The RNA shown here (Lysine riboswitch aptamer) has 157 nucleotides and comes from uncultured Lachnoclostridium sp. Of the family's consensus pairs, 98% are formed in the model. The RNAcentral record of the sequence draws on MGnify.
RNA sequence: GAUAGAGGCGCGGUUUUUAUGAGUACCUUGCAGCGAUAGUCCGGCAGACUGCUGCGUGGGAAAGGAGAAACUGCCGAAGGCGGAUUCUUGGCCGGAGGAUUUGUCUGGGAUACAGCAGAAUAUGCUGUGUACUGUCACGAGGAUGUGGAGCGCUAUC
Numbered sequence: 001g002a003u004a005g006a007g008g009c010g011c012g013g014u015u016u017u018u019a020u021g022a023g024u025a026c027c028u029u030g031c032a033g034c035g036a037u038a039g040u041c042c043g044g045c046a047g048a049c050u051g052c053u054g055c056g057u058g059g060g061a062a063a064g065g066a067g068a069a070a071c072u073g074c075c076g077a078a079g080g081c082g083g084a085u086u087c088u089u090g091g092c093c094g095g096a097g098g099a100u101u102u103g104u105c106u107g108g109g110a111u112a113c114a115g116c117a118g119a120a121u122a123u124g125c126u127g128u129g130u131a132c133u134g135u136c137a138c139g140a141g142g143a144u145g146u147g148g149a150g151c152g153c154u155a156u157c
Stems, first nucleotide, its partner, number of pairs: 001157005008075001010074009026059002029056006038050003042094004078106012107133002110130008135148004
C1' cells in the first nucleotide's frame, strides 16, 4: 500500500401500511362586534386585493416526525456545527427547506438532567454525568486498574 473482517437493542435509505396530527387548518352559512392608520403570505419593503375577530350550523384535509412489515446500502456506518456554490418558497431582502462540496467534533448503544426543534408526554439533535460494551497501549500476575481514539483495530498478501 491492497484485500477481507469485527463491535450490536449497530448505522442509514426506499416502499407499503397504521395511529397521531385533528374535528385542527381550510370551505360554506347565521348572528354580533371591529375596521381602510384595519386585514391578507414566516418577517420586512413594494404591489395587488378586501376583509378581520368571537360564538354557533353543515362539511373537512395535508406535511414533517413516529410504530410495524418487507427490501436494500453499509461498519465514519452515520450524526452535529461552520464555510462555498446552487435550487425552491419569491417581485426583492432576510429566514426556512433541499442538492453538491469543504473544514472541524463524536468508537458504540442505553439511561438521567438541561437546552433546541416539534401539536405532543412521541421522537430527533447537542451538552454534561452514570454504569455498560468493543478496541489498542501501559500496568498487574493475587488484584482487573489507568489512559487514548475510528485517518483507529484485527487477519492475509
The coordinates come from a structure-prediction model, not an experiment, and the mean pLDDT is 77.